The RNA shown here (c-di-GMP-I riboswitch aptamer) has 85 nucleotides and comes from a Candidatus Aerophobota bacterium.
Of the family's consensus pairs, 81% are formed in the model.
Rfam family: c-di-GMP-I riboswitch aptamer. Rfam describes the family as follows. GEMM was predicted in a large-scale screen for bacterial structured RNA regulatory elements. Rfam links the family to the GO term cyclic-di-GMP binding.
The source organism's lineage runs through Bacteria, Bacteria candidate phyla and Candidatus Aerophobota.
The prediction has a mean pLDDT of 84.
[in-house]
RNA sequence: UAGCCGAAAGGGCAAACCAUUCGAGAGAGUGGGGCGCAAAGCUAUGGGUCGCCUUUUUUAAAAAGGUGAUUGCCAGGCUGCCGAA
Numbered sequence: 001u002a003g004c005c006g007a008a009a010g011g012g013c014a015a016a017c018c019a020u021u022c023g024a025g026a027g028a029g030u031g032g033g034g035c036g037c038a039a040a041g042c043u044a045u046g047g048g049u050c051g052c053c054u055u056u057u058u059u060a061a062a063a064a065g066g067u068g069a070u071u072g073c074c075a076g077g078c079u080g081c082c083g084a085a
Base pairs, nucleotide, nucleotide: 012037013036017032018031019030020029021028022027035072041078042077043076045075046074047073048070049069050068051067052066053065054064055063056062
């Protein structure tokens, strides 16, 4: 000097649950609330899981296709505050 890691400081987000609104539903918005999170910021790109419709077979279930949801399920991509040992 550069890289990895991430103590401290200043802060940030906000699970379950409750109220309310939207949605056929999974789920989402807003307010309260705080389980937790160094990306629990953004992104539905890959997979997983969940919802709805159709088709095939069938005792049920399962599979396939289409369409939606989930980023606090995992991964990828993009961006970001501080920087002790």